[in-house]
RNA sequence: GAAGUCGGCUGGACAGUCGCUGCCGCUGCUUGCAGCGGGGGAGGAAAGUCCGGGCUCCAAAGGGCAGGGUGCCAGGUAACGCCUGGGGGGCGCAAGCCUACGGAAAGUGCCGCAGAAAACAUACCGCCGAUGGCUUUUUUCUUCGGAAAGGAGCACAGGUAAGGGUGAAAAGGUGCGGUAAGAGCGCACCGCACGGGUGGUAACACGCCGUGGCAGGGUAAACCCCACCUGGAGCAAGACCAAAUAGGAACCCAACAGGCGUGGCCCGCGCUGGGUUCGGGUAGGUUGCUUGAGCGCAGGAGUGAUCCUGUGCCUAGAGGAAUGACUGUCCUCGACAGAACCCGGCUUACAGGCUGGCUUCCGCU
Numbered sequence: 001g002a003a004g005u006c007g008g009c010u011g012g013a014c015a016g017u018c019g020c021u022g023c024c025g026c027u028g029c030u031u032g033c034a035g036c037g038g039g040g041g042a043g044g045a046a047a048g049u050c051c052g053g054g055c056u057c058c059a060a061a062g063g064g065c066a067g068g069g070u071g072c073c074a075g076g077u078a079a080c081g082c083c084u085g086g087g088g089g090g091c092g093c094a095a096g097c098c099u100a101c102g103g104a105a106a107g108u109g110c111c112g113c114a115g116a117a118a119a120c121a122u123a124c125c126g127c128c129g130a131u132g133g134c135u136u137u138u139u140u141c142u143u144c145g146g147a148a149a150g151g152a153g154c155a156c157a158g159g160u161a162a163g164g165g166u167g168a169a170a171a172g173g174u175g176c177g178g179u180a181a182g183a184g185c186g187c188a189c190c191g192c193a194c195g196g197g198u199g200g201u202a203a204c205a206c207g208c209c210g211u212g213g214c215a216g217g218g219u220a221a222a223c224c225c226c227a228c229c230u231g232g233a234g235c236a237a238g239a240c241c242a243a244a245u246a247g248g249a250a251c252c253c254a255a256c257a258g259g260c261g262u263g264g265c266c267c268g269c270g271c272u273g274g275g276u277u278c279g280g281g282u283a284g285g286u287u288g289c290u291u292g293a294g295c296g297c298a299g300g301a302g303u304g305a306u307c308c309u310g311u312g313c314c315u316a317g318a319g320g321a322a323u324g325a326c327u328g329u330c331c332u333c334g335a336c337a338g339a340a341c342c343c344g345g346c347u348u349a350c351a352g353g354c355u356g357g358c359u360u361c362c363g364c365u
Base pairs, nucleotide, nucleotide: 001361002360003359004358005357006356007355008354009353010352012330013329014328015327016326017325018324020041021040023038024037025036026035027034028033029032043336047347048346050345051344052343053342054341055234056233057232058231067230068229069228070227071226072086073085074084075083076082087101088099089098090097091096102225103224107223108222109219110218111217124164125163126160127159128158131157132156133154134153135152136151137150138149139148140147141146172190173189174188175187176186177185191214192212193211194210195209196208197206198205199204238287239286240285241284248278249277250276251275252274253273258272259271260270261269262268294313295312296311297310298309299308300307301306331334
């Protein structure tokens, strides 16, 4: 310098004017509003609402079934399907990346097309045809019908699974022996399974030892089995206050006269026994609401996730729902996107800029 790989930070700046919102202070009064002043006012994802938890109400002795979820090991955490570290497998020269990765020797199901066969194995081409059969031939014997022995052929029975072919996958691989041809049929090495040993907390590993010719394909994000986890609903949760000609209960008092509401009064119209007390509760209001598994800095433990200690800080809280508009100056001309109970994750979207570690290659010293 080029290519790559893994992270971290940032997400227009400054000034002025006018607004919005909630908090504090002062002033005014109609006591919950107005004015003035001060300081605060969206994100890294506020998003999707996919997991986990806090909080709240309901349910609930305990246990089990069903249903749902998770699924290599260890650790972290309030918890998780998250994170960290490690193991196995796959990809990459490497840095590094991906991985639902328990059980197929409990049972059931399924495996398109191709192919002989997709699983109690089988046989299309091929190979063989030792053995049995058939044909032919030679020799010998003969009671002249034939018989025995040898050679050659056929590919009929049969043998075989080495080779070809099909397929994602074909019943361990390579070599030597063996055979009629073949075959773990035998042997050596590799692989596999089981038992042991060694290392590791464990998953697991081993160029360690022994045994067995060798378990019979794949599929469990198919049923299923095993282990572990799991009550339901969600801030429109819930709590408090509480209007009315609304409506309920108890007690007392009245007996068809009145009473109540509307209204200044009468008429009218509407409702209807009156009063007191109590409880529920609609509209409405208040609360839940932001001090929290919080953030910054320093020190310590740990490979790390994370945890501990000290110190400092307070950083939106609305309820038709605020965080904006205009002007000026500058630059590299500005992406995705707007809180609604809170928090931890995951996933998805994102113009541009800054920056660190590592890997490979090239050049120079």